RNA sequence: AUUUCAUGCAGAGUGGCUGAGGGACGAGCCCUAAGACGCCACGGCAACCGGAUCGGGAUCAUAUAUCUCCAUCGCAGGUGCCAACUCUCGCCCGGUAACGGGGACCAUGAGAU
Numbered sequence: 001a002u003u004u005c006a007u008g009c010a011g012a013g014u015g016g017c018u019g020a021g022g023g024a025c026g027a028g029c030c031c032u033a034a035g036a037c038g039c040c041a042c043g044g045c046a047a048c049c050g051g052a053u054c055g056g057g058a059u060c061a062u063a064u065a066u067c068u069c070c071a072u073c074g075c076a077g078g079u080g081c082c083a084a085c086u087c088u089c090g091c092c093c094g095g096u097a098a099c100g101g102g103g104a105c106c107a108u109g110a111g112a113u
Base pairs, nucleotide, nucleotide: 001113002112003111004110005109006108007107008106013042014041015040016039017038021031022030023029025090026089027088028087043082044081045080048078049077050075051073052072053071055069056068057067058066059065091102092101093100094099
């Protein structure tokens, strides 16, 4: 970088440095010198991976062992995240509309190439 799968209505901020932009893209709307964005420190959230524990199943003649499913635990581990539902809409379907359903994009994780 490409691709597959899963998740995206919940949750969680203080301080320091810096100094004008930021919220992916377009439109809207919003955040921002009462200091955004970014970086650093500390703290926190969550539970994707890893780990621990209970139980079920598969392989096996049995056991060990391995694999797998479910539940629980936040655990000195690996990521991620800590304004607004992914901030809203964008494409399709239903609906007078409000709105609802699906999809794309995007983000994150795990796997494959």

The RNA shown here (SAM riboswitch aptamer (S box leader)) has 113 nucleotides and comes from an Acidobacteriaceae bacterium. It matches the Rfam family "SAM riboswitch aptamer (S box leader)". Rfam links the family to the GO term regulation of gene expression. It was read from a public genome assembly, where an Rfam model found it. The prediction has a mean pLDDT of 82.